[in-house]
Molecule: SAM riboswitch aptamer (S box leader)
Organism: pig gut metagenome
């Protein structure tokens, strides 16, 4: 940089000791133990191996490997449109900005 996906899902564990949820704002989890490590679990991108055919940018299972990933929709809003309300809210779309994978 490009492209998929981002409403599900996942611990009564061990170590360790203070912070963390990208940012900014709100609001939140957290010495009834944050973050990191190590088991585990979740899932199903990516290879692998099995199936099916409409043989394709297909489909379904497996879970061996490689990531990944285990509070709240990516927690919500952050910029535009829309439509209702006119207390400057609410709702629904899209994008921006992040995360992952894969080249």
């Nucleotide at each position: 940089c490009u492209u998929a996906u981002c409403a599900a899902g996942a611990g009564u564990g061990g170590u360790u000791g203070a912070g963390g949820g990208a940012c900014c704002g709100g609001c939140c989890c957290u010495u009834a133990g944050a973050a990191a490590c190590c088991c585990g679990a979740c899932a199903a991108c990516c290879u692998g191996c099995c199936c099916c055919c409409c043989u394709g940018u297909g489909g379904g299972g497996u879970a061996a490997g490689g990531u990944g990933c285990c509070a709240a929709u990516u927690c919500c809003g952050g910029c535009a449109g829309c439509g209702c309300a006119u207390a400057u809210g609410c709702g629904c779309u899209g994008a921006a900005a992040g995360a992952u994978g894969a080249g």